[in-house]
RNA sequence: GCCCGGGUGGCGGAACUGGCAGACGCAAGGGACUUAAAAUCCCUCGGAGAGUGAUCUCCGUACCGGUUCGAUUCCGGUCCUCGGCA
Numbered sequence: 001g002c003c004c005g006g007g008u009g010g011c012g013g014a015a016c017u018g019g020c021a022g023a024c025g026c027a028a029g030g031g032a033c034u035u036a037a038a039a040u041c042c043c044u045c046g047g048a049g050a051g052u053g054a055u056c057u058c059c060g061u062a063c064c065g066g067u068u069c070g071a072u073u074c075c076g077g078u079c080c081u082c083g084g085c086a
Stems, first nucleotide, its partner, number of pairs: 001085003005081003010026003019069001028044005046059005062078005
């Protein structure tokens, strides 16, 4: 230099054909249970803003653009990374 795969919460890792982004697991927080703990069970768990509050709104898939009513997904460029060829 050329070719191929990958980059998604704190971590691992899904989302096949463009249609509610974050399944599932781990970690973490709250609660139940317990004399106390462990285990187990229930709930929560990206960011910002609004609201007394329930809740609502906007943003968010490495980065920058494009196509589209709509993009993690398609197209172009860039960066990082695994592997192959020279």
Molecule: transfer RNA
Organism: Acholeplasmataceae bacterium